RNAcentral holds the sequence, with entries from ENA. The RNA shown here (transfer RNA) has 75 nucleotides and comes from a Caldisericales bacterium. Lineage of the source: Bacteria > Pseudomonadati > Caldisericota > Caldisericia > Caldisericales. Its Rfam family is "tRNA".

RNA sequence: UCCCCGAUAGCUCAACGGCAGAGCGGCUGGCUGUUAACCAGUAGGUUCGAGGUUCAAAUCCUCGUCGGGGAGCCA
Repeated sequence: UCCCCGAUAGCUCAACGGCAGAGCGGCUGGCUGUUAACCAGUAGGUUCGAGGUUCAAAUCCUCGUCGGGGAGCCA
């Protein structure tokens, strides 16, 4: 240099054109002699960046950045 995969909540991951979600974690309350567990509630996102397509983009297209894998080159 070329090809493939990935980037979404603090963490691990869904959502495959139509209101951005779950589990864990956080916070508040309940229960308990207390803690843990359990139960209820609640907060938290300009979806890696910049453009484009579309009535509408996390999702499709282009370029870039970062991470992972493969190939090539290395006289």